[in-house]
RNA sequence: GACUUAUGAAGAAAGGUGGAGGGAUAGGCCCUGCGAAACCUUGGCAACCUACUCAAUGUGUAGUAAAAUUGAAAAAGGUGCCAAAUCCAGUCUCAAUGAAAAUUGAGUAGAGAUAAGUU
Repeated sequence: GACUUAUGAAGAAAGGUGGAGGGAUAGGCCCUGCGAAACCUUGGCAACCUACUCAAUGUGUAGUAAAAUUGAAAAAGGUGCCAAAUCCAGUCUCAAUGAAAAUUGAGUAGAGAUAAGUU
C1' cells in the first nucleotide's frame, strides 16, 4: 500500500518550543498573532485488541474443571483520540415548498478516519 469486518450526533487540554497556517477534499462554513501546523512534557477520554475478576450459556465428566460464546465490572498493557455530527455538503432515491432555478427534511452510495484480522 491492498483486502475483509466493525464503529462513528457521546466523551476528553494545560504547559514549553515554534511562528503562519489549519479543519483529508478546487464548494460552503469555521478555527487561528488573545498564537496555526509540527515537535516535546504532563494530564485526560474511550473501551477496538489484550491481561485480570464475576455471572450466564455450554460441550463435557463418576463429579468438577478447561476451551468457546454472551453480558457486567475494571483500566494494568497495545493502539487511538482530546473545536464544531467524520464540521456540513458532494452520488442516488423519496417527501414538502416552488412557475422554474432551487431550498428544506429523511434515507442511501461513495470517500476518508480508527481498530482488529489477512496479505

The RNA shown here (SAM riboswitch aptamer (S box leader)) has 119 nucleotides and comes from a Bacteroidota bacterium. The sequence was found by an Rfam model in a public genome assembly. Its mean pLDDT, the model's own confidence on a scale to 100, is 78.